A computed fold for a 549-nucleotide part of an RNA from Opitutia bacterium SCGC AG-212-L18, annotated as large-subunit ribosomal RNA, domain I. Lineage of the source: Bacteria > Pseudomonadati > Verrucomicrobiota > Opitutia. Its Rfam family is "Bacterial large subunit ribosomal RNA". Rfam links the family to the GO terms ribosome and structural constituent of ribosome.
Context: one part of a larger RNA
RNA sequence: GGCAGCAGGUGAAUGCCUUGGCGACAUCAGGCGAAGAAGGACGUGGCAAGCUGCGAUAAGCCUCGGGGAGCGGCAAACACGCUUUGAUCCGGGGAUUUCCGAAUGGGGGAACCCGGCUGGCUGAAAGCCAGUCAGCUUAAACUGAAUUCAUAGGUUUAAGUAGCGACACCCGCUGAAGUGAAACAUCUCAGUAAGCGGAGGAAAGGAAAGCGAAAGCGAUUCCCUGUGUAGUGGCGAACGAAAGGGGAAUAGCCCAAACCAGCAAGAUUUAUCUUACUGGGGUUGUAGGACUCCAAUGUGGGAUCAUGAAGGAUAGGAGAAGCUUUUGGAAAGAAGCACCAUAGAAAGUGACAGUCUUGUAUCCGAAAUCUAGAGUGACCCUAGGAUGUUCCUGAGUAGCACGAGACACGUGAAACCUCGUGUGAAUCUACGCAGACCACUGCGUAAGGCUAAAUACUCGGUGUCGACCGAUAGUGAACUAGUACCGUGAGGGAAAGGUGAAAAGUACCCCUGCUAGGGGAGUGAAAUAGUACCUGAAACCUGCUGCCU
Repeated sequence: GGCAGCAGGUGAAUGCCUUGGCGACAUCAGGCGAAGAAGGACGUGGCAAGCUGCGAUAAGCCUCGGGGAGCGGCAAACACGCUUUGAUCCGGGGAUUUCCGAAUGGGGGAACCCGGCUGGCUGAAAGCCAGUCAGCUUAAACUGAAUUCAUAGGUUUAAGUAGCGACACCCGCUGAAGUGAAACAUCUCAGUAAGCGGAGGAAAGGAAAGCGAAAGCGAUUCCCUGUGUAGUGGCGAACGAAAGGGGAAUAGCCCAAACCAGCAAGAUUUAUCUUACUGGGGUUGUAGGACUCCAAUGUGGGAUCAUGAAGGAUAGGAGAAGCUUUUGGAAAGAAGCACCAUAGAAAGUGACAGUCUUGUAUCCGAAAUCUAGAGUGACCCUAGGAUGUUCCUGAGUAGCACGAGACACGUGAAACCUCGUGUGAAUCUACGCAGACCACUGCGUAAGGCUAAAUACUCGGUGUCGACCGAUAGUGAACUAGUACCGUGAGGGAAAGGUGAAAAGUACCCCUGCUAGGGGAGUGAAAUAGUACCUGAAACCUGCUGCCU
């Protein structure tokens, strides 16, 4: 020096564990905010750095309920207190709630600075305290220029608005490129991403000027199918329906106009006419309504308003049945003999517990607030027939030309739909559509509006589950985690879990320069479980023994 064995050190793998995550289902909820939000700054405890809670009433105040013996958060110790005159704790309601922040009296480098007005404290001033003072929109009132009336403007009052929230869902406006086409320009990606605006718990859509070939259907939305079909397409890449069928859910309505009445203004031949407003009337395509006449007074319904039952939510309560022996540090194990079960889900307890604890099955419960909406009341809606063919039925609209967009449809034979510019009808013997256009035959009634449900999503609450993870995994985060740290900033972004059943966390003695480390002693089942703490692999290091050189 090598090899082997043994004993250690170092080191952290592995095993086991789980406070934390991940995913799914069901259900609830789907908003908060000028009555000042979300989010923060600074404070606040006897001692108090951090987190949590709270706000100068500051780990809290009041009240109404629950609950029943301990309590003063994480978090020990000390000190001092509270509590059966019911504390701590849990739930409902309320009070307080500094400063910043939409931030809103003015300013500002957020959490700071400086004011006006009114009131209070004060003899007065200064100072302090309380309240109030932003902009915009709408409405009303009062005022009021150039400029006579007027208007602009100003003032006051009232209501509203803003900002945040889930990188979600929805509607609208604007709107790419990487890519694909094996290059690339039409095309595609895609009306996607992104930006902006707006809303709701859903949104949008919606009661046919529809569909399209059935002498048929009958608002919308969503799913399955039709169907990768018909089609579109440098007929390339690619894009891609509809009717119909089957389901989910179902709900239909209101205006404008004709006509009648009222009121006001204007005109006027004083007969009336016009305009605006209000009320009645009326609302559709087998056309309907008005006008005129006849008949009918009840039936059914409501998505409106008010009140409001059951039920539900936000604390809770009751809740069966096991002992002995034995091994062990410890019994829930083993043995013996029992019991309950609408409860043998689960978790905990010194090893594996139906009968020890918490629970579970089952049953019960609310002063207060919220939800719910049965029922009741109010209010509203709701019908027929006939004659005449006089009136009404949404105009710069439909249509057309040109230019676009959108339709699965790229200009195509390109309809239908929606815009821009221009032009510009008809009025039911009417008008639009049925994929150029024409005829015939059908279908519908535009140019006003509203409308639940079935559908989409999940920041969050509750419950349940997992051939999901188990600390290099699972969230970035099981721990002071969006922390430490990095960056001027936008932003980036960690590592880090485990003594033991219980701290019983080693009194006392000794070594030593040392609050280091260790040796005894003691605790404990175990200390090679000693806080650098479960297990403790390997690399690497040391000691001892043996063999070889």